Predicted 3D model of a 90-nucleotide RNA (c-di-GMP-I riboswitch aptamer) from a Desulfobacterales bacterium.
RNA sequence: UUUGCUAAAGGGCAAACCUUCCGAAAGGUCGGGACGCAAAGCUUCCAGUCUAAACCCCGCAGAGCAGGGUAAGAUAGUGGAGCUGCUAAG
Numbered sequence: 001u002u003u004g005c006u007a008a009a010g011g012g013c014a015a016a017c018c019u020u021c022c023g024a025a026a027g028g029u030c031g032g033g034a035c036g037c038a039a040a041g042c043u044u045c046c047a048g049u050c051u052a053a054a055c056c057c058c059g060c061a062g063a064g065c066a067g068g069g070u071a072a073g074a075u076a077g078u079g080g081a082g083c084u085g086c087u088a089a090g
Base pairs, nucleotide, nucleotide: 005090012037013036017032018031021028022027035077041083042082043081045080046079047078048075049074050073055069056068057067059065060064
């Protein structure tokens, strides 16, 4: 110096829930709040999961409804992969 394991200290993030705004929804955002997290930092490349406005199919029908399908939407706190990275006794 590097890698792995594992303490300590300083700090970091923030689930549920409440709240503000955005969105058709899933979900995201602001503030509060902490279940947890050593990558719970970043990227939808792969798989999974969630949603279905729009579009497609179909029925009724008469200009709108019911049903079905689809991600180009969402999730990085579902897993994998890639990129980056703080402290550090023993």